[in-house]
RNA sequence: AAUGAACGCUAGCGGCGUGGAUUAGGCAUGCAAGUCGUACGAGAAAGUUCCCUUCGGGGGAUGAGUAAAGUGGCGAACGGGUGAGUAAGGCGUAAAUGACCUGCCCUCAUGACGGGGAUAACAGUUCGAAAGGACUGCUAAUACCGGAUGUGGUCCUGGGCUCGCGGGCCGAGGACUAAAGAUGGCCACUGUUUCAAGCUGUCGCAUGGGGAGGGGUUUACGUGCUAUUAGCUAGUUGGCGGGGUAACGGCCCACCAAGGCGAUGAUGGCUAGCCGGCCUGAGAGGGUGUCCGGCCACACUGGGACUGAGACACUGCCCAGACUCCUACGGGAGGCUGCAGUCGAGAAUCUUCCACAAUGCGGGAAACCGUGAAGGAGCGACGCCGCGUGUGCGAUGAAGGCCUUCGGGUUGUAAAGCACUGUCAGUUAACCCUAAUCCCCUGGGGUGAAUAGCCUUCAGGGUUGAAGUGUUAGCAGAGGAAGCACCGGCUAAAUCCGUGCCAGCAGCCGCGGUAAUACGGAGGGGGCAAGCGUUAUUCGGAAUUAUUGGGCGUAAAGGGCGCGUAGGCGGCCCGACAAGUCAAAGGUGAAAUCCCUCGGCCUAACCGAGGAACUGCCUUUGAAACUGUCAGGCUUGAGGCCGGGAGAGGGUAGUGGAAUUCCCAGUGUAGCGGUGAAAUGCGUAGAUAUUGGGAAGAACACCAGUGGCGAAGGCGGCUCACUGGACCGGUACUGACGCUGAGGCGCGAAAGCGUGGGGAGCAAACAGGAUUAGAUACCCUGGUAGUCCACGCUGUAAACGUUGAGUGCUAGAUGUCGCGGGUAUUGACCCCUGCGGUGUCGUAGUUAACGCGUUAAGCACUCCGCCUGGGGAGUACGGUCGCAAGAUUAAAACUCAAAGGAAUUGACGGGGGCCCGCACAAGCGGUGGAGCAUGUGGUUUAAUUCGAUGCAACGCGAAGAACCUUACCAGGCCUUGACAUCCUCGGAACUUAGCAGAGAUGCUUUGGUGCCUUCGGGAACCGAGAGACAGGUGCUGCAUGGCUGUCGUCAGCUCGUGUCGUGAGAUGUUGGGUUAAGUCCCGUAACGAGCGCAACCCUUGUCCUUAGUUGCCAGCACGUAAUGGUGGGAACUCUAGGGAGACUGCCGGUGACAAACCGGAGGAAGGUGGGGAUGACGUCAAGUCAUCAUGGCCCUUACGGCCUGGGCUACACACGUGCUACAAUGGCCGGUACAAAGAGCAGCAAAACCGCGAGGUUGAGCGAAUCUCAAAAAGCUGGCCUCAGUUCGGAUUGCAGUCUGCAACUCGACUGCAUGAAGCUGGAAUCGCUAGUAAUCGUAGAUCAGCACGCUACGGUGAAUACGUUCCCGGGCCUUGUACACACCGCCCGUCACACCAUGGAAGUCAGUUGCUCUAGAAGUCGGUGAGCUAACCCUACGGGAGGCAGCCGCCUAAAGAGUGACUGGUAACUGGGGUG
Repeated sequence: AAUGAACGCUAGCGGCGUGGAUUAGGCAUGCAAGUCGUACGAGAAAGUUCCCUUCGGGGGAUGAGUAAAGUGGCGAACGGGUGAGUAAGGCGUAAAUGACCUGCCCUCAUGACGGGGAUAACAGUUCGAAAGGACUGCUAAUACCGGAUGUGGUCCUGGGCUCGCGGGCCGAGGACUAAAGAUGGCCACUGUUUCAAGCUGUCGCAUGGGGAGGGGUUUACGUGCUAUUAGCUAGUUGGCGGGGUAACGGCCCACCAAGGCGAUGAUGGCUAGCCGGCCUGAGAGGGUGUCCGGCCACACUGGGACUGAGACACUGCCCAGACUCCUACGGGAGGCUGCAGUCGAGAAUCUUCCACAAUGCGGGAAACCGUGAAGGAGCGACGCCGCGUGUGCGAUGAAGGCCUUCGGGUUGUAAAGCACUGUCAGUUAACCCUAAUCCCCUGGGGUGAAUAGCCUUCAGGGUUGAAGUGUUAGCAGAGGAAGCACCGGCUAAAUCCGUGCCAGCAGCCGCGGUAAUACGGAGGGGGCAAGCGUUAUUCGGAAUUAUUGGGCGUAAAGGGCGCGUAGGCGGCCCGACAAGUCAAAGGUGAAAUCCCUCGGCCUAACCGAGGAACUGCCUUUGAAACUGUCAGGCUUGAGGCCGGGAGAGGGUAGUGGAAUUCCCAGUGUAGCGGUGAAAUGCGUAGAUAUUGGGAAGAACACCAGUGGCGAAGGCGGCUCACUGGACCGGUACUGACGCUGAGGCGCGAAAGCGUGGGGAGCAAACAGGAUUAGAUACCCUGGUAGUCCACGCUGUAAACGUUGAGUGCUAGAUGUCGCGGGUAUUGACCCCUGCGGUGUCGUAGUUAACGCGUUAAGCACUCCGCCUGGGGAGUACGGUCGCAAGAUUAAAACUCAAAGGAAUUGACGGGGGCCCGCACAAGCGGUGGAGCAUGUGGUUUAAUUCGAUGCAACGCGAAGAACCUUACCAGGCCUUGACAUCCUCGGAACUUAGCAGAGAUGCUUUGGUGCCUUCGGGAACCGAGAGACAGGUGCUGCAUGGCUGUCGUCAGCUCGUGUCGUGAGAUGUUGGGUUAAGUCCCGUAACGAGCGCAACCCUUGUCCUUAGUUGCCAGCACGUAAUGGUGGGAACUCUAGGGAGACUGCCGGUGACAAACCGGAGGAAGGUGGGGAUGACGUCAAGUCAUCAUGGCCCUUACGGCCUGGGCUACACACGUGCUACAAUGGCCGGUACAAAGAGCAGCAAAACCGCGAGGUUGAGCGAAUCUCAAAAAGCUGGCCUCAGUUCGGAUUGCAGUCUGCAACUCGACUGCAUGAAGCUGGAAUCGCUAGUAAUCGUAGAUCAGCACGCUACGGUGAAUACGUUCCCGGGCCUUGUACACACCGCCCGUCACACCAUGGAAGUCAGUUGCUCUAGAAGUCGGUGAGCUAACCCUACGGGAGGCAGCCGCCUAAAGAGUGACUGGUAACUGGGGUG
């Protein structure tokens, strides 16, 4: 885009079309084929009217020569329906008919004379239920039958002309052969009373010729699928002779011959009416055959003939069968695939309509009659086309709805309102058209002898409408008339609410798991519109079967290789022919359709006219380039001949040495062998090792080479003979002999099979030993088939260059093998060059890219093979081959939305290279064992609130849970609330006391009237009330902001422009060096730039300068028991401001003349001096909604708020982080020395006194370089302890206390006395640290009423080790592989278990189709017979004959039946694999 459509929702009108696609299933009822009285005989009734009447009726006329029936003629073979069958007896196109027929129609010629016998109707009798008969009697014809005539026709015998042909024309003789009348008119002629004969018109009849139209038959070409159908055929193929037909013909028969068809697809199977056309498509094609038209076939199923011009006949006949109906049970009737209609089936397809008015058909002389053809109407939006559902103005941009950032936006000029219009439908009335005919009368004209008849249709008159459009005019009122699907992308059109992987959507991709533009609803929007969507089907897009117009190295796809048949294709020159080809003309290609133009319906759809076209086929004439055919020639393709050299080419025979194993003998002794390490195994019965001898089989080291040969498989010691091919050089031969190659034939690795040999080594299976979780493996020790030979099979491989064969053309460079030529040479190499092989690189070109690139995957030609998404499956079934294994040919159901190629970026690797890091190593000290502290898990609980969970949670949030905190639990209370804003009312605020209660709270009570004011009131505060609202540590860190952790202080991450690539992307950023560093240098299709690195900042280390209190004190002075205590000083320390200093700056070496590195000098410091702050692009949906903020959701007398008490502190257990230890480098006691950095007013607190002590009392000083905390400790020194569960260790427990605090029971810290547990250095494992570091020692601070083994900060003492980068972990760069991309914690294979689905096999069983062989044989044609029957003709007429009929027989034959095969389908216990989950 389309449809004979269907379904869903919806629906105003009209025009034109169209409508049983399924059960060729069954059918009630009505109608669909009759007509003619001008062929014939016979001939009613009702009704009306008249007469008669015994009132029962009868008769006449009319009805009416009508109806109905009959004889006869024509028609019924057309028209209408359907598509079952049919793959050719069909259809289409073009031909043939010299092999034929043709009623009615037209035309021409001739004729139509004279006779005969019957019969239906009818009447009577009779059978039957009926349908239907039987017998007797009468009668007519255009019915039937003889005779005559013969224009002619047919046949036979001859002739002539013509002819490709069974043809045509002319002519002679013989035989055979026709007919029918009906009706109108007229008497001029003959005859006649008229009539009739006669004449004449029309129609009809007979014979023949011609025509037109129709039909039969034949030929060529074309016209589905299947080879998993390869052979078929006996009247089969042909002939001679007959029969039969309208006609040819095995159409049929007898005889003879053995043919005919088939890979260009016979035969079989399945499917199907064919065509003009129709749909689609740019076309070529593909699909289709409804309506309309042409042909065919069929008419309940099967068979058969009759009649006829025509049938083997839709509404005819006979028979058989199935079905239905009637029946008196004896017997009969029927055929909607005609029009309507009905049932059934189905997703689905209409009225039991009108009328012959028109068009046509049949009959008729005609009028007419008939016509379910046709014309019309009805039903169905089934399709196409047209029209309408109103138009203009109308902003407060109304109300309502929806959304909202709350401002508004949108629906929307839409509505309302105002003013108009009147299509369609409705209603009223009038008119016209489809009408052309036909009939009659009168008149006219023509023809004619005519006033007849005929013609004309000119004038006038009469007559025919089923259906209903249309036209005009009037009336009325916006009144009666809009839906459907869609809005994630494709694809025009977006929001809100609901839902929460549910419900659902979906054409593909895919949506939905709490913010869904995708589900459902709403309002809005875009689309189409009386329709809109969905489903189904076809074509297109699809170059996705590729003729136009594809491919095969790696995506699917080159046969394993050759030889060769058919076929296809084929070199140069000349001539001929004209099959292909081309041109012209003629015929045909029906009409309709399509296209163009014009026209008719208001327009369109639709219809009409003309043209063009129908791309085809046939015939004739012509052309001769190309193809082809024939003839002649040529040598370049191909082959041959001569001469050469190369080679693992092949098969046969012989032969050689090394090695292995075995056997024998010697020497010799304890192991050998094997592995990652072992063991099994061998060996004291003497192995291994070694020496000598022997046997056997197999394979041929070095040479050896991207070297050679061969078609491929493949071929390797040496030698003789046999043999194939290629190459080079020469040539005076042949003369296109060529290429390819479906089938076919041959060759064809390894393994395997058969028979017979052989068997050293190796070695499936097997055994043992190891390894392992297991190890039916990898490793080891053994070991059988096999490997070898002969003969035969198998016929496959990653049979690969994953690249078919052949020919020609298209830059080069460089190896190598074989054979030549040239120059030069004694010769050879080198060098130049030719041909043939075999490699590497590469231009053009090509390719999706990779790559290929004269050995093409380039450019062309020829031929063959093969492919068409993945899986199922190279499987099943069938066939062929095979001994088997199996091979070959080769599907479908079902299932998925991918499978695949090449390349890219990452990530990953028990890949590679380079490099780094307390990463390992080298060291030091720990953890893991003990006790305790603390956090977590788990468990428990009313609650043990919540969060953090590998590194990167676990002394974490928490820099401090007794109450509070507190979020948890129990109980008791409050409800505009503890807190914010607004409103109303009242009251200052505030305060004293008492009672109840666990308290919150409740009740009562005392005192108190403030501030500002424009005098209205206002502000703050308190109480009460109503509602807006408050409140939530409730949920979602996977809706978020912010903040943070981590990789990682790792050196990386990017951009612009340019360039390369089809692209993703690359380059830059890679490479050579170097660095802590993408740090720097050099190179470079890149050149630059940004975020990171570094530096700038802080601190510390040296110096200078400035300043000098609370700090300092060298010199001067004073003073003290002593002390910078005092005067003073400004030097020093220090404090805190400002400067200097370090930059690879200098020297030497290395390096590439670079960057840089190494060493050195100087210097307080040397190569980023030490430390800190500083954290790129990003990763982990990392952490946090419980810091805070925040979207959405949820709660609202509670999930909010208050209070008391409890809990967060529980405790069989497990883990993390710490503290203290286990002791002598120690513990205890005494003495004694030296810090830094901090903190302090609800504070630090000196001194003094009291207490053993924690602490208490009192309180100087100090908001602090001034006072206080404050004592530093390890250290040093003296003493004791002496290796022990101790003078180590301090847990636990008892008693007594101190302090803080409303309050230490749950549940604080500390003190004293007493108690004195585990623990004697810690398994596997694991952590930190590279220098002022580890280790060790103490100090301070935050939090804090109190509570520190934690955290943060501070100083004191102060080491060891680093060879080095193999390994573990993490990281950076380059490279490589990848089937990974959620990225190796990836992906993914098979069995097993379960569920479902389709399918193969299967003992069987059921059904269908069909072959063959038989049985049987209706009706019927034909043939035979015909003793029965018989009007026409003949005779001699009694009778007989000719002819015919019944009956019987024969051939053929339908249905039916029997047997036996084949094929197809269904089903089946069980069974096989497959697919999906």

About this RNA
Predicted 3D model of a 1477-nucleotide RNA (small-subunit ribosomal RNA) from an uncultured bacterium. The coordinates come from a structure-prediction model, not an experiment, and the mean pLDDT is 84. The sequence is in RNAcentral, with records from ENA.